[in-house]
Context: one part of a larger RNA
RNA sequence: CCAUUGUCAAGGAACUCGGCAAAAUGACCCCGUAACUUCGGGAGAAGGGGUGCUUGCGAAAGCAAGCCGCAGUGAAAAGGCCCAGGCAACUGUUUACCAAAAACACAGGUCUCUGCGAAAGCGAAAGCUGAAGUAUAGGGGCUGACGCCUGCCCGGUGCUGGAAGGUUAAGGGGAAGUGUCAGAGCAAUCGAAGCACGGAACUGAAGCCCCAGUAAACGGCGGCCGUAACUAUAACGGUCCUAAGGUAGCGAAAUUCCUUGUCGGGUAAGUUCCGACCCGCACGAAAGGCGUAAUGAUCUGGGCACUGUCUCGACAAUGGACUCG
Numbered sequence: 001c002c003a004u005u006g007u008c009a010a011g012g013a014a015c016u017c018g019g020c021a022a023a024a025u026g027a028c029c030c031c032g033u034a035a036c037u038u039c040g041g042g043a044g045a046a047g048g049g050g051u052g053c054u055u056g057c058g059a060a061a062g063c064a065a066g067c068c069g070c071a072g073u074g075a076a077a078a079g080g081c082c083c084a085g086g087c088a089a090c091u092g093u094u095u096a097c098c099a100a101a102a103a104c105a106c107a108g109g110u111c112u113c114u115g116c117g118a119a120a121g122c123g124a125a126a127g128c129u130g131a132a133g134u135a136u137a138g139g140g141g142c143u144g145a146c147g148c149c150u151g152c153c154c155g156g157u158g159c160u161g162g163a164a165g166g167u168u169a170a171g172g173g174g175a176a177g178u179g180u181c182a183g184a185g186c187a188a189u190c191g192a193a194g195c196a197c198g199g200a201a202c203u204g205a206a207g208c209c210c211c212a213g214u215a216a217a218c219g220g221c222g223g224c225c226g227u228a229a230c231u232a233u234a235a236c237g238g239u240c241c242u243a244a245g246g247u248a249g250c251g252a253a254a255u256u257c258c259u260u261g262u263c264g265g266g267u268a269a270g271u272u273c274c275g276a277c278c279c280g281c282a283c284g285a286a287a288g289g290c291g292u293a294a295u296g297a298u299c300u301g302g303g304c305a306c307u308g309u310c311u312c313g314a315c316a317a318u319g320g321a322c323u324c325g
Stems, first nucleotide, its partner, number of pairs: 001320008010311002014309001019306001027051005036041001038145001052067006068072001080304007087296002092104002108143007120129003146291004151221003156218002158214005165209003171203002177197004183190002222240005249283001250280001261277005
């Protein structure tokens, strides 16, 4: 000097990104326990008191009297607690070896497909799963307990339905035209039938165009100008555009750039935190909105207790380091 461990005056988080680490709490019995709440919880809330031995009584539980120590769950083992907020309802699951979480899952909700040789999936196929199931079933998508709710837009894209019209393939159809040659013609050339080419009109579904429906389908949810008897602001009016112009609720938020916004609270002092305001750069309703008891090795802020985290270091033990071998 390093590792592990122990102790410490006064102070007690001044340390630090952050109480990280350590300390403290701890068993059993009794008393006593708040907000809130889905009435189950929250609860071991919190906060107090007791605990040894001897004798007597008693069935015991225990009660009474006495005794000792600094100390009686006499060693060891054995919750720290409270307040407020974000996220996720919860128990679960996960990056085997840097992430355990607010991510995944989840009961519940909803949309959609599927009538059974089901849909869907694996497989050139046979066949199998689905399922020895049958719409109270099975597959897929989204959401994610519960409570209150889930607004407007179908113009675009998708899906579903429609069939009048337009367009439209193969196929059907077979016109013009061409080749060939009987024949005609002095010749140039014309040229029946047949054969062989050629392929027009016409006919021909779905689809697309078209017409509707549909947003818990993909998605979207405006601008400018003026106006009230202080000022400011604008319930009100005008105008342009749109398929429709963001409703309820929430809001400097896991979202706010400006920004350490402004005001209030907490501190002597607070870019964090909590409560408000709303000027939402760029919240918003199942990529759900807003609440919410309980839960969480979750994240954030505050407090009590406690401490070598620190002021500020000191000492001790053990094992290394060092010397010899």
Model confidence (mean pLDDT): 89 of 100. This is a predicted structure of a 325-nucleotide part of an RNA (large-subunit ribosomal RNA, domain IV) from Eubacterium sp. The organism belongs to Eubacterium, within Bacteria.